[in-house]
RNA sequence: GCGCCCGUAGCUCAUUUGGAUAGAGCGAUUGCCUUCGAAGCAAUAGGUAGCAGGUUCGAUCCCUGCCGGGCGCA
Numbered sequence: 001g002c003g004c005c006c007g008u009a010g011c012u013c014a015u016u017u018g019g020a021u022a023g024a025g026c027g028a029u030u031g032c033c034u035u036c037g038a039a040g041c042a043a044u045a046g047g048u049a050g051c052a053g054g055u056u057c058g059a060u061c062c063c064u065g066c067c068g069g070g071c072g073c074a
Stems, first nucleotide, its partner, number of pairs: 001073007010026004019057001028044005050066005
């Protein structure tokens, strides 16, 4: 340099052929329980879906560029 794949919550990942409240597990906080913890139970917070454009009535999803990561080739 060329090609392919990936980027969604603090972490690991769902969301499939575009449809409108974006979810799960773990983690965090608070409460219950306990003499105190752990475990268990309940609740809450946390994401403008890497960035910027485009298509569309409507984009996490389709197209383009860029950024970052991985793999292969040179």